This is a predicted structure of a 74-nucleotide RNA (transfer RNA) from a Candidatus Berkelbacteria bacterium. Rfam family: tRNA. From the family's description: Transfer RNA (tRNA) molecules are approximately 80 nucleotides in length. Its family is annotated with triplet codon-amino acid adaptor activity in the Gene Ontology. By type it is a transfer RNA. The source organism's lineage runs through Bacteria, Bacteria candidate phyla and Candidatus Berkelbacteria. Model confidence (mean pLDDT): 81 of 100.

RNA sequence: CGGGCCAUAGCGCAGUUGGUUAGCGCGCAGGGCUGGGGGUCCUGAGGUCGCGAGUUCGAAUCUCGCUGGCCCGA
Numbered sequence: 001c002g003g004g005c006c007a008u009a010g011c012g013c014a015g016u017u018g019g020u021u022a023g024c025g026c027g028c029a030g031g032g033c034u035g036g037g038g039g040u041c042c043u044g045a046g047g048u049c050g051c052g053a054g055u056u057c058g059a060a061u062c063u064c065g066c067u068g069g070c071c072c073g074a
Base pairs, nucleotide, nucleotide: 001073002072003071004070005069006068007067010026011025012024013023019057028044029043030042031041032040033039050066051065052064053063054062
C1' cells in the first nucleotide's frame, strides 16, 4: 500500500433477500422456596445496534466515508 472479515446491554453472542416491541445466556437488582448458605423459580433495570452521512414511507439489516480490532498478500 491492496484485499477480506468483525464492531449489537457489564461479558459472550443471535438477529441481515429492510417492516409493526431489538433478543438469548451469564452477570446485576428485588422477591418466593430454605433456619442460613448453595441451588432453583418469578419479576425488573440496562443497548436506539462503533461514529458520520446517503437511499427509502421505513435501516441493526442496503450504499459511501471515517475509527478501532483480526487475518491474507505485497